[in-house]
Molecule: RNase P RNA; transfer RNA
Organism: uncultured Sulfitobacter sp.
RNA sequence: GAAGGCUGGAUGGCCGCUUCGUUGGGCAACCAACGGGGAGGAAAGUCCGGACUCCGGAAAGAAACGGUGCCGGGUAACGCCCGGGCGGGGCAACCCGACGGAAAGCGCCACAGAAAAUAAACCGCCUGUCAGUCAAGGUUCGCCUUGGCGCGUUGGCAGGUAAGGGUGAAACGGUGGGGUAAGAGCCCACCGCGCGGCUGGCAACAGCGGCGGCAUGGCAAGCCCCACCGGGAGCAACGCCAAAUAGGGACCGCGUGCUUCUGUGUCUUCGGGCAUGGCGGCGGAGCUUCUUUCGCUCCAGCAGGUCCGGGUUGGCGGCUGUAGCUGUGUCGGUAACGGCAUGGUCAGAGGAAUGGUCAUCCAUGAGGGGCAACCCUCGGGACAGAAUCCGGCUUAUAGGCCUUU
RNA sequence: GCACCCGUAGCUCAGCUGGAUAGAGUACCUGACUACGAAUCAGGGGGUCGGGCGUUCGAAUCGCUCCGGGUGCACCA
Numbered sequence: 001g002a003a004g005g006c007u008g009g010a011u012g013g014c015c016g017c018u019u020c021g022u023u024g025g026g027c028a029a030c031c032a033a034c035g036g037g038g039a040g041g042a043a044a045g046u047c048c049g050g051a052c053u054c055c056g057g058a059a060a061g062a063a064a065c066g067g068u069g070c071c072g073g074g075u076a077a078c079g080c081c082c083g084g085g086c087g088g089g090g091c092a093a094c095c096c097g098a099c100g101g102a103a104a105g106c107g108c109c110a111c112a113g114a115a116a117a118u119a120a121a122c123c124g125c126c127u128g129u130c131a132g133u134c135a136a137g138g139u140u141c142g143c144c145u146u147g148g149c150g151c152g153u154u155g156g157c158a159g160g161u162a163a164g165g166g167u168g169a170a171a172c173g174g175u176g177g178g179g180u181a182a183g184a185g186c187c188c189a190c191c192g193c194g195c196g197g198c199u200g201g202c203a204a205c206a207g208c209g210g211c212g213g214c215a216u217g218g219c220a221a222g223c224c225c226c227a228c229c230g231g232g233a234g235c236a237a238c239g240c241c242a243a244a245u246a247g248g249g250a251c252c253g254c255g256u257g258c259u260u261c262u263g264u265g266u267c268u269u270c271g272g273g274c275a276u277g278g279c280g281g282c283g284g285a286g287c288u289u290c291u292u293u294c295g296c297u298c299c300a301g302c303a304g305g306u307c308c309g310g311g312u313u314g315g316c317g318g319c320u321g322u323a324g325c326u327g328u329g330u331c332g333g334u335a336a337c338g339g340c341a342u343g344g345u346c347a348g349a350g351g352a353a354u355g356g357u358c359a360u361c362c363a364u365g366a367g368g369g370g371c372a373a374c375c376c377u378c379g380g381g382a383c384a385g386a387a388u389c390c391g392g393c394u395u396a397u398a399g400g401c402c403u404u405u
Numbered sequence: 406g407c408a409c410c411c412g413u414a415g416c417u418c419a420g421c422u423g424g425a426u427a428g429a430g431u432a433c434c435u436g437a438c439u440a441c442g443a444a445u446c447a448g449g450g451g452g453u454c455g456g457g458c459g460u461u462c463g464a465a466u467c468g469c470u471c472c473g474g475g476u477g478c479a480c481c482a
Stems, first nucleotide, its partner, number of pairs: 001405007009361007017038009040383001044394002047392005052234004057294006065230005070084005085099001086097004100225002105223002107219003122165002124161008132149007173191006192214001193212003197208004238317004248308005257282003261278007283299005310481003324345009362381001364379006406478007415431004424462001433449005455471005
């Protein structure tokens, strides 16, 4: 230097707070005495995962939305933990990684640059051609036609090229050789990439040899695709009791059905009609996204939602002990963790208690004295504080101790 | 306790399907106008985009985390 773990001042006196038990007093509220208990590793942030409770009762499917994302294991579950793989960093111990898919599709890639993705051609390189020169002939003396020579330079035109330059975060495989007019996977070797094979491994993946001349730039913490997971709300959930009030108003949404049999009342031209009730059938509405099936409720004034207005600011349960947590031993496992045995388990308040002070000690900072052990004076004792409970993560944290490397 | 929202100039707000100098109004400063002031006109300054880390070539904008501020939620009928 690196990694991991533990601890988070101690003891006593005095004065207080809260809760439980016992005893006594009091009609009761309550009071007194004695005894027991009384914050954390993060109680925090509320970022994940659950237990528990309610939302209409359940099952199946679909869509939407949200989340997770290498592989295997652990766990009640997880986005957590452990082990492994791959990639990156470090001399090393070791550390870090939102690490599926860009050959399913859409979209974006500013500026610069020729071109930002079915390629393209600014400079450059190369080829061809025209402009050259000589001779002969013609001529309106400007030049024109034909033939020979030459292929250097420069420029125009047509084409080839993707090696080199230049731009950019990124330029359509890289290096070397052959090849070519110049070049180019055009050909070859190695590397990279892809495809399929064999071997090892549960797997991620690794190794080996083969084939393909390269097709496939980046971004998914843009949409999306694939695989897997998830119903919603939260203890101010929810249940019970009591008190009080105007048991109120407005708006919105749904709905008033058909019928067999039958009871009652009433009318009657004795055929029946009307009203109302009951069992049942069909239909309709509702049952926290939709559909289907089963089930439940309702079909009449029963309930529902939102807002306004009114009343109370009480008590009990949920409430702390179990998917428990934890110490020790042992067994299995590389480990996380699990099995067994045994011991401990002691906050439960509820606008909210766990505090203050003094003394001694413990470490520790500054100053002084002393060779030193040590002594004297002064200062401060980190972060922070339960609120239904539990497993994690993240963040804050003075100082001290231990182990490995 | 639980749920949700918001941080951009002194103040009030745009910009947030990523693209380079981050804008507007108001306030402030300077000048003009005026005897002076206000109003008006012209010009100017002022920003860790709440902090940090990451994704990306590039972040006010996307993701994570911390900080600060705000809002709502009791029961009965």